[in-house]
Molecule: SAM riboswitch aptamer (S box leader)
Organism: uncultured Siminovitchia sp.
RNA sequence: UCUUAUCAAGAGUGGUGGAAGGAUCUGGCCUGAUGACACCCGGCAACCUUAAGUAUCGUACUUAAAAGGUGCUAAAUCCAGCUGAGCAUGAUGCUCGGAAAGAUAAGA
Numbered sequence: 001u002c003u004u005a006u007c008a009a010g011a012g013u014g015g016u017g018g019a020a021g022g023a024u025c026u027g028g029c030c031u032g033a034u035g036a037c038a039c040c041c042g043g044c045a046a047c048c049u050u051a052a053g054u055a056u057c058g059u060a061c062u063u064a065a066a067a068g069g070u071g072c073u074a075a076a077u078c079c080a081g082c083u084g085a086g087c088a089u090g091a092u093g094c095u096c097g098g099a100a101a102g103a104u105a106a107g108a
Base pairs, nucleotide, nucleotide: 001108002107003106004105005104006103007102012041014040015039016038020031021030022029025081026080027079028078042073043072044071047069048068049065050064051063052062053061054060055059077101082098083097084096085095086094087093
């Protein structure tokens, strides 16, 4: 870089540290000295994995587990930006999809 899948659920009255943080740009809106972010520990989940089973059996699905590899642990991926449909307005706007971008896993 490409492909596929997922992204409204879940997870701390802990320790260290000490000022910014929520990916990026813009505009909002939030978190944070009652300690955010980060690291450690704990936890959550079940992508890979393991076991059993089913089927239309090179695979798919269901159930269970959590030792190992990752991941995650405020708010929908915090929201919008581009586009389609609908609704409404004096102007502004609102709702529901899709795309783009991003994150994670597995594979190439």